[in-house]
């Protein structure tokens, strides 16, 4: 001093992980401006009954929550895996020289 592999270190795909979103399921969620059912009271009617409807109850919207298999998006995720690049640094190895 030069070869080659390796390791730092850049990247690319894969996988896992971690954050978001949407989608399921489940829950909760309207004094009234949602539905039903409408109890008590009103109103009509001679009567039978019929009308509206408040509370209440029950389904729900808008919104909220959790949840597990799955998607989709992100990244200063991972000494995971695998291609490829590599100036100087480091480690092995092989020639050459001193």
């Nucleotide at each position: 001093g030069u070869c080659g592999g390796g390791g730092c270190c850049u990247u690319g795909c894969g996988c896992g992980g971690c954050g978001g979103a949407a989608a399921a399921c489940g829950c909760c969620g309207a004094a009234c401006c949602g539905u039903g059912u409408c109890a008590g009271g009103g109103c009509c009617g001679a009567g039978a009954g019929g009308c509206a409807g408040c509370a209440g109850c029950a389904c729900u919207a808008a919104g909220g929550u959790g949840u597990c298999c799955a998607u989709c998006c992100g990244g200063g995720u991972g000494u995971c895996g695998u291609g490829a690049g590599u100036a100087a640094c480091c480690c092995c190895g092989g020639c050459c020289u001193g």

The RNA shown here (Bacterial small signal recognition particle RNA) has 98 nucleotides and comes from an Anaerolineaceae bacterium.
Model confidence (mean pLDDT): 81 of 100.